[in-house]
RNA sequence: CAGAGUAGAAACAGCGCGUUAAGUGCCGCCGGAUGGGAGGUCGCCGACGGACGAAGGCAGUAGCCGCGAUGCUGUUUCGCUUCCGCUG
Numbered sequence: 001c002a003g004a005g006u007a008g009a010a011a012c013a014g015c016g017c018g019u020u021a022a023g024u025g026c027c028g029c030c031g032g033a034u035g036g037g038a039g040g041u042c043g044c045c046g047a048c049g050g051a052c053g054a055a056g057g058c059a060g061u062a063g064c065c066g067c068g069a070u071g072c073u074g075u076u077u078c079g080c081u082u083c084c085g086c087u088g
Stems, first nucleotide, its partner, number of pairs: 001088003008078009017068003026050003030046003036084005056065003
C1' cells in the first nucleotide's frame, strides 16, 4: 500500500402462513447479539405496552386464482464504526 472477513438489506426462485387477521410496518420502554478480539449505533433481533389497519373471488369433489411493507430456505449482489489483529 492492497485485500479477506459480520449483523443485515435488495432481487429472483421454491415451499409455506394468514385472508374468521395473525404477520408486517409505526411509537414508547427494557434487554440481547453483531467481520478474528475488545468497545459501539442512527443499523439488526427479542420481550412488554400502545395506536392504526387489509381483498377476496371462482368452482362445488378435490381444488384454483388473487391479496398481504406475510414466514422460512437457497442463489446472486451490496455490506460495519474506533482501536488492535489476519493475509499478500
The RNA shown here (THF (Tetrahydrofolate) riboswitch aptamer) has 88 nucleotides and comes from a sheep gut metagenome. The RNAcentral record of the sequence draws on MGnify.